[in-house]
A computed fold for a 73-nucleotide RNA from Desulfovibrio sp., annotated as transfer RNA. Rfam family: tRNA. Gene Ontology term of the family: triplet codon-amino acid adaptor activity. The coordinates come from a structure-prediction model, not an experiment, and the mean pLDDT is 82. The sequence was found in a public genome assembly.
RNA sequence: GGGCAGUUAGCUCAGUUGGUAGAGCAUCGCCUUCACACGGCGGGGGUCGUAGGUUCAAGUCCUGUACUGCCCA
Numbered sequence: 001g002g003g004c005a006g007u008u009a010g011c012u013c014a015g016u017u018g019g020u021a022g023a024g025c026a027u028c029g030c031c032u033u034c035a036c037a038c039g040g041c042g043g044g045g046g047u048c049g050u051a052g053g054u055u056c057a058a059g060u061c062c063u064g065u066a067c068u069g070c071c072c073a
Stems, first nucleotide, its partner, number of pairs: 001072007010025004019056001027043005049065005
């Protein structure tokens, strides 16, 4: 230098044909217990790497760019 894959909640990851952003774990509150743990119920937490474009509408489509991993040279 070229190619491929990835970037979404604190962490690990989903997200279908473009149509209200989700799960598990973690965290907080309550119940349970003499405590704790386990268990049950509920809540908070998001600039979807970033800058543009298309569209009535973008995590999703298009372009640029940053970072990470792998392959080639």